[in-house]
RNA sequence: GGAGAGGGUCGGGCAGUCGCUGGCCACCGCAUUGGUGGCGAGAGGAAAGUCCGGACUCCGCAGGGCAGGGUGGCCGCUAACAGCGGCCCCGAGCGAUCGGGGGAAAGUGCCACAGAAAGGAGACGGCCUUGGAAUCGCGAGAUUCCCGGGAGUCGGUGAAACGGGAGCGUACGCUCCCGGCGGUGUCGGCGACGGCGCCGUUCGGUAAACCCCACCUGGAGCAAGACAAACAAGAAGGAAGCGUGGCCCGCGCGCCUUCGGGUACGUCGCUCGAGCCGGCGGGCAACCGCCGGCCUAGAGGAAUGACUGCCGCCCUCACUUCGUGAGGGCACAGAAUCCGGCUUACAGACCCUCUCCGGCC
RNA sequence: GCCCCGUUCGUCUAGUGGCCGAGGACACCGCCCUCUCAAGGCGGAGAUCGCGGGUUCGAAUCCCGCACGGGGCACCA
Repeated sequence: GGAGAGGGUCGGGCAGUCGCUGGCCACCGCAUUGGUGGCGAGAGGAAAGUCCGGACUCCGCAGGGCAGGGUGGCCGCUAACAGCGGCCCCGAGCGAUCGGGGGAAAGUGCCACAGAAAGGAGACGGCCUUGGAAUCGCGAGAUUCCCGGGAGUCGGUGAAACGGGAGCGUACGCUCCCGGCGGUGUCGGCGACGGCGCCGUUCGGUAAACCCCACCUGGAGCAAGACAAACAAGAAGGAAGCGUGGCCCGCGCGCCUUCGGGUACGUCGCUCGAGCCGGCGGGCAACCGCCGGCCUAGAGGAAUGACUGCCGCCCUCACUUCGUGAGGGCACAGAAUCCGGCUUACAGACCCUCUCCGGCC
Repeated sequence: GCCCCGUUCGUCUAGUGGCCGAGGACACCGCCCUCUCAAGGCGGAGAUCGCGGGUUCGAAUCCCGCACGGGGCACCA
């Protein structure tokens, strides 16, 4: 210098004016409602999708069983997780690195077309062979056909053909090496697993098919729910149930739909929290502990906006020596009970670590 | 805000791993019939199965992520 790999930070800045939301203080007002003034605060890295996990609240307890759902190498982190960290195995890459992850030897199902055959299945051609017949031949024998048996060697088909390869032999077969699987010995590791051996087996794929194994899992969701206020113990229809959620047990009790009436439009839940920032310590890391500092939206038909000036970055045009001037643009998107993750969208800017190749010293 | 459901020719739909480069009806086009039109008969065209990845030999179908559309949800007697 070129080509890459992984990760992080920011995502316009400053000043002024006028508004909006809610908080505190002062004044006006008999008081409520309210009005005026002042002070300080006011969107995000994803606030999004609502895909997971929790907190919180209610369902009498959240109980037992079944069904259903979820997760899936091992160890750890955590409130918890399908998240994160480290490690293991397989695959891709020269490499940094990236992708994948229980069981197919427990059972069942499926494997279209092609092909003989897609699993305890199967013989089409070629091959070997017992028996029989015919023909040729003096004979040994050869060829053809029929019935039966054999083997998985060769062919072709397919995504896949009975694990792969080598040697010797041959109807069949035997031996060795490598891989898989099962059992077993030993060494290392908490473990997944790895190293070195022995014996056996003759070994297809698919579990994002049913299923098996291990672990987790009650349901609903802040429109949850609580208080206050108001009304009518109303009418019609239905059903053997309802709370309770897919079912049963257990526990408790009358329930559903429509019409009509009332409240909602009042308050709480509501934002101080697994919180943020800095330092030190432990740990490879995720993370944890201690100390110090800080308070940082809380609306509810839903505020967080508009304008002006200067600066920053990008594009176009003109003059053109540096440069100056004019015009335009600066993404994705916007809190709604809160938090930890994942995923998706995103103009642009900056930074860190690492790999390979080439050149120079 | 929270929770559910759906997406296949122009329209309504069938399809639940291969016989599906997707079937049917209405609509559309051509021919026949008729003096002409309609009806009827015969034939034809028309689908990125919402989009993108993955599992599988093979995906409209199974899994994941997006996009679009639709529906439901306060309390009292």
Molecule: RNase P RNA; transfer RNA
Organism: Binatia bacterium (SeqCode)